[in-house]
Molecule: transfer RNA
Organism: Monoraphidium neglectum
RNA sequence: UCUCCAAUAGCUCAGGGGUAGAGCGCCAGACUGUUAAUCUGUGGGUCGUUCGUUCAAUUCGAACUUGGAGAG
Numbered sequence: 001u002c003u004c005c006a007a008u009a010g011c012u013c014a015g016g017g018g019u020a021g022a023g024c025g026c027c028a029g030a031c032u033g034u035u036a037a038u039c040u041g042u043g044g045g046u047c048g049u050u051c052g053u054u055c056a057a058u059u060c061g062a063a064c065u066u067g068g069a070g071a072g
Stems, first nucleotide, its partner, number of pairs: 001071007010024004018055001027041004048064005
């Protein structure tokens, strides 16, 4: 320098056009003599940034940023 992949909740990840979910974690409650474990519930997101396509974009396209892999 070039090619490819990834970026979504605190962490690990789903979701691939009709306004976003799980597991773990945090918090609260139940249970227990107390903790732990278990069960129940709540909250937590401008879907990396900008622009474009579309009635509508997390999803499609482009550029950029960051991280990773490869070639030279």